[in-house]
Context: one part of a larger RNA
Molecule: large-subunit ribosomal RNA, domain II
Organism: uncultured Rhizophydium
């Protein structure tokens, strides 16, 4: 000097606005909370709505921290004194804990030890608190040995041991946290025990009463007749038996799986059905009672209750199980692993985490690298190296086995086959290996060192030799890099179901399967992208503004090139379109585009058109026949430019046609095999459907390249808030479930202090205004009509959305 902000004063505009609130409409984002869970929007459970109530409390003991008082002690309250008082004050004793040990009788400590590290002080030589480490001394106890003493015992030494000593640190009170016992955060069993009440329902017995149409059938007995030698038989009657029959009342309750099913009814109604003179039905009385009864037995019945009734009590029974558990902000922030458990839905233990500290702070330190030096037997490799497995021939013939030839036979000769031997060859090994990584891993990189001199020793040596240790002198902060304050203590929460991905890996045919290892994630975590999404890609988060990117994108939905350059691709039974990922294979294609190899070709190829395609010979065999062409073997020669003892058609067999092969015309490339890009086939499923949709074809598809652009809570800059660090200046950081800690807000009551109120307290209502990150608070207006606040302390029946919560209301 500029800009910005704030405050004061002042000018202009100004009563509805560029402000605040509410309602409606449209666009974008956006799944429903709570809960258990690895994982919930879930077709997992609780939840219609509102009000009020509703869950870590109190106590005892202990542990640790903090505060206060006194201190080798401490704690008044047993008792007494003083006192207006039950308060307050004073005193004595006992007892608890502490002040030492030993089972006990009993005995009983050193007035401050040495060395190293040490704050601090310093005359820079050194001195050295607390505490830590180590050595020594002392006391008690147990035990062994030695000496003295007649003995009780005393002294010395060694070993073991104590919750010891060595100038002590405790006790009491309060408070916070935690563990334990108590209902013990709240609600919840199935059970168990004790004592009673019930047989008005119902089960069964006994006593005493009552009740039960009308038919059918026709037992015994009896009568008459007939037959018979007789026994007896037959016929017809009569008779009226029966846990007989049809069926009413009664009792029951089969079927309609009818009606009803907030009923007439917590078992009824209708039709149908069973039985109906007895093991019938029923009234009253009486008996049997809960591990008991009773039972023509169904675990039936025992008062709408029965595989053990009901009532009261023990009892707020217990629950390792389910559900619920109430205000805010700030800081830190997990675990599902180890060991043990009648342990596997749970605990203890270590780990992980928090809080409170302590000792120090330039020396110690490190999930890192380097250098030096170790240890190792995995990966790989190897098998013409060992062990084990294993393919193929070759050579060999001693020996052995099988088969065969010659031979009367042979321990003979020969052939063959297997074993065997030799040199090779093929393929292998978690429990094979000569060799042998990478990664991972141990140690070291200095003062507790280096060096010189001296000393001690029961070890060692031939030896004052060595080793270990001690004392003194010298060297003087430096002994790789990088990073970074380090070490220690006390108490304690939660956790102890895990899951996913790359890589390695075991079981399994495989699995969104089961089990491991390293690392990273999700769980506990939002944000941009993958349309959608716990875990993938990017990137982790205070509140804002501006700019830039990551991953991913840029036809429209949709912010950003219907951009640029070069190729490929046509998909009318489904073209294709971006990792994880939401599939497709073997096998094919004269679709098209590249490539590789080998052929042919101006000595004229390939394709097209045209000509020739002969003779020995009807080759040989076989056949009924076979003349190139049913079949078998063989497959020559001649003449030629060339022509197969024949590629097909054909015939009964011939014939005829055709092909291979040769030639003419033509005039430049052609053929085959393989390979891989896109495309096609292969490719069928049940509601209609998904490159995310539309749609897209010189792409908006596939491949390649170079640019531009889009946007995340990432990065950069700036401002502000908070935390930590810091003398200042400045710097770093800010996610979070379970959980911990700190600081606050609000409610009822008590003490102190200070206020408000009939000139209107509290409460309630309120598109009025303001403050605070928030819990919340202040204020205006209305209503209301009598009480109510602030601050400092204390105290607690102190904060609700959930509990199939409780009560009331809708």
């Nucleotide at each position: 000097g500029a800009c910005u902000g704030u405050g004061g004063u002042u000018g202009g505009c100004g009563a509805a606005a560029u402000g605040g609130g509410u309602u409606c409409a449209a666009g974008c984002g956006a799944c429903c909370c709570g809960u258990c869970u690895u994982g919930a929007a879930a077709c997992a459970c609780g939840g219609a709505c509102c009000a009020a109530g509703g869950a870590g409390u109190c106590u005892a003991a202990c542990a640790u921290g903090u505060a206060u008082g006194c201190g080798a002690g401490u704690a008044u309250u047993u008792g007494g004194g003083u006192g207006g008082c039950a308060a307050a004050c004073c005193c004595u004793g006992a007892u608890g804990c502490g002040g030492a040990u030993g089972a006990a009788a009993g005995u009983g400590a050193a007035a401050g030890g040495g060395u190293g590290g040490g704050a601090u002080c310093u005359a820079c030589g050194g001195a050295g608190c607390a505490c830590c480490a180590u050595c020594g001394g002392c006391c008690g106890c147990a035990u062994c040995c030695u000496g003295c003493g007649c003995a009780g015992g005393c002294a010395g030494g060694g070993u073991g041991u104590g919750a010891g000593c060595a100038u002590g640190a405790g006790c009491a009170u309060a408070u916070a946290u935690g563990c334990u016992g108590g209902g013990a955060c709240c609600c919840g069993a199935a059970a168990g025990a004790u004592g009673g009440u019930g047989a008005a329902c119902u089960a069964u017995g006994c006593c005493u009463g009552a009740a039960u149409a009308g038919g059918g059938u026709g037992a015994a007995g009896c009568c008459a007749g007939a037959g018979g030698a007789a026994a007896c038989u037959c016929u017809g009657g009569u008779g009226g038996a029966g846990g007989c029959u049809c069926g009413u009342a009664g009792c029951g309750g089969u079927u309609c799986u009818g009606a009803c099913g907030u009923g007439c009814a917590a078992a009824u109604c209708g039709a149908u059905c069973g039985u109906c003179g007895a093991a019938u039905u029923u009234g009253g009385g009486u008996a049997u009672a809960g591990g008991g009864g009773c039972g023509a037995a169904a675990g039936a019945c025992u008062a709408a209750u029965c595989g053990a009734a009901c009532c009261a009590u023990c009892u707020a029974g217990u629950a390792g199980c389910u559900g619920g558990u109430u205000c805010c902000c700030u800081c830190c922030g997990a675990a599902g692993u180890u060991u043990c458990c009648c342990u596997c839905a749970g605990g203890a233990u270590a780990g992980c985490a928090g809080a409170a500290g302590c000792u120090c702070g330039g020396a110690a330190c490190a999930g890192u690298u380097u250098u030096a030096u170790g240890a190792g037997g995995u990966a790989a490799a190897g098998c013409g190296a060992a062990u084990g497995a294993u393919u193929a021939g070759a050579g060999g013939c001693c020996u052995u086995g099988g088969g065969g030839a010659u031979g009367u036979a042979a321990g003979a000769u020969c052939c063959u086959u297997a074993a065997c031997c030799u040199a090779u060859u093929c393929u292998c090994a978690a429990a094979c290996u000569u060799u042998a990584a990478a990664u991972a891993u141990g140690u070291a990189a200095g003062a507790c060192g280096c060096u010189c001199a001296g000393g001690u020793u029961g070890c060692u040596u031939a030896a004052u030799u060595g080793a270990a240790c001690c004392u003194g002198g010298g060297c003087u902060a430096c002994g790789a890099a990088u990073g970074a304050g380090a070490g220690c203590u006390u108490c304690u929460a939660g956790u102890g179901g895990g899951c996913c991905a790359u890589u390695u890996u075991u079981g399994g045919u495989a699995a969104g399967c089961a089990g491991a290892a390293c690392u990273g994630g999700c769980g506990a975590u939002g944000c941009g992208g993958g349309a959608u999404g716990a875990a993938c890609c990017g990137a982790a988060c205070g509140u804002u503004g501006a700019g830039u990117u990551a991953a991913g994108g840029u036809g429209c939905c949709g912010g950003a090139a219907u951009g640029c350059a070069c190729g490929c691709u046509c998909a009318u039974u489904u073209a294709g379109a971006u990792a994880c990922c939401a599939c497709a294979a073997a096998a094919g294609g004269u679709g098209u585009u590249g490539g590789u190899u080998c052929a042919u070709u101006u000595a004229g190829a390939c394709a097209g058109c045209a000509g020739g395609a002969c003779g020995g010979u009807g080759g040989c065999c076989a056949u009924g026949g076979a003349a190139g062409u049913c079949g078998g073997a063989a497959c020559c020669c001649g003449c030629u430019a060339a022509g197969g003892a024949g590629u097909g058609u054909g015939u009964a067999a011939c014939a005829a046609c055709u092909c291979a092969c040769c030639u003419g015309c033509c005039g430049a490339a052609u053929g085959a095999a393989c390979u891989a890009g896109c495309c096609c086939u292969g490719a069928a499923a049940a509601u209609g459907g998904a490159u995310g949709g539309c749609g897209c074809u010189a792409a908006a598809g596939c491949g390649u390249g170079a640019u531009a652009c889009c946007c995340a809570u990432a990065c950069u800059c700036a401002a502000c808030c908070g935390u930590c660090u810091u003398u200042c200046g400045a710097g770093a950081c800010g996610a979070g479930u379970a959980g911990g800690a700190g600081g606050g807000c609000g409610u009822g009551g008590a003490g102190g202090u200070u206020g408000u109120g009939a000139g209107g307290a509290a409460g309630c209502c309120u598109u009025g205004g303001g403050c605070g990150u928030g819990a919340g608070c202040c204020u205006g207006g209305g209503u209301g009509a009598a009480a109510c606040g602030g601050c400092c302390u204390c105290u607690a029946g102190u904060g609700c959305a959930g509990a199939u919560c409780u009560u009331g209301g809708u």